[in-house]
RNA sequence: AAGACAGCAAUAGGAGAGUUCAUUUUACAUGACACCGAAGGGGCAAGUUGCAACAGCAACCAAACUCUCAGGUACAAAGGACUACUGCUCGACG
Repeated sequence: AAGACAGCAAUAGGAGAGUUCAUUUUACAUGACACCGAAGGGGCAAGUUGCAACAGCAACCAAACUCUCAGGUACAAAGGACUACUGCUCGACG
């Protein structure tokens, strides 16, 4: 079971932050400074466990919080967490 949760795919939506400085090969390039948080990555609260003994210590550990390593900071393109819908897979409670 008119299929939870989860996964994959298509479609639609999808934010933020530099009119900075320097260089020259004049290129949205490189470097410096400033800044952003929504790929990815790191950190931890509760909780659990162990040690301890009423003080604590250690390990594991979530996020859109936090860090900014990576990424990004005119338009466009690309990327984009996440959301909606559709299809497929799985098959939990009852």
This is a predicted structure of a 94-nucleotide RNA (Glycine riboswitch aptamer) from a Planctomycetota bacterium. Its Rfam family is "Glycine riboswitch aptamer". Rfam describes the family as follows. This family represents the bacterial glycine riboswitch. The literature on the family includes a 2017 paper in MBio by Babina et al., "In Vivo Behavior of the Tandem Glycine Riboswitch in Bacillus subtilis". Of the family's consensus pairs, 90% are formed in the model. Model confidence (mean pLDDT): 76 of 100.